[in-house]
Transfer RNA from a Minisyncoccota bacterium, 73 nucleotides, folded computationally. The prediction has a mean pLDDT of 81. Rfam family: tRNA. It is annotated as a transfer RNA. RNAcentral holds the sequence, with entries from ENA.
RNA sequence: GCCGUUGUAGCUCAGUUGGAAGAGCAAUUCCUUGGUAGGGAAUAGGUCCGCAGUUCGAAUCUGCGCAAUGGCU
Numbered sequence: 001g002c003c004g005u006u007g008u009a010g011c012u013c014a015g016u017u018g019g020a021a022g023a024g025c026a027a028u029u030c031c032u033u034g035g036u037a038g039g040g041a042a043u044a045g046g047u048c049c050g051c052a053g054u055u056c057g058a059a060u061c062u063g064c065g066c067a068a069u070g071g072c073u
Stems, first nucleotide, its partner, number of pairs: 001072007010025004019056001027043006049065005
């Protein structure tokens, strides 16, 4: 330099023929206990890497970047 893959909650990830965001773990509060552990219930947490484009509508499609990673030279 060229060609791929990946980027979503604090962490690990799901979300596909575009209809507007979820799970597990972690966190907070409450219940249960004499207390802890464990168990149960609820809550909070997201500009979906950035910018632009297409569309009535974009995490999802397109372009250009950025980062990580793999291959080729």